Molecule: transfer RNA
């Protein structure tokens, strides 16, 4: 250079056209406790970026970016 694949919350991931995008751990508050761990509630936080198809896009097309594998 040319192919293939991945990109979702601070991490690890779940959703293959129907939406309020769901969970675990992390974090925070708030009980519990003599105090600290454990426990129980509860809150924030997320679709790599730009176009496009569609009544509806995380998903489905193009391009870019970034990370991976494959080839000469």
């Nucleotide at each position: 250079g040319c192919u293939c694949u991945u990109g979702u919350a601070g991490u690890u991931u779940a959703a293959u056209g129907g939406a309020u995008a769901g969970a675990a751990c992390g974090a925070c508050c708030c009980u519990c406790u003599c105090c600290u761990a454990a426990g129980g509630g509860g809150u924030a936080a997320g679709u790599a970026c730009a176009g496009g198809u569609u009544c509806g896009a995380u998903u489905c097309c193009u391009g870019u970016c970034a990370g991976g594998g494959g080839u000469a």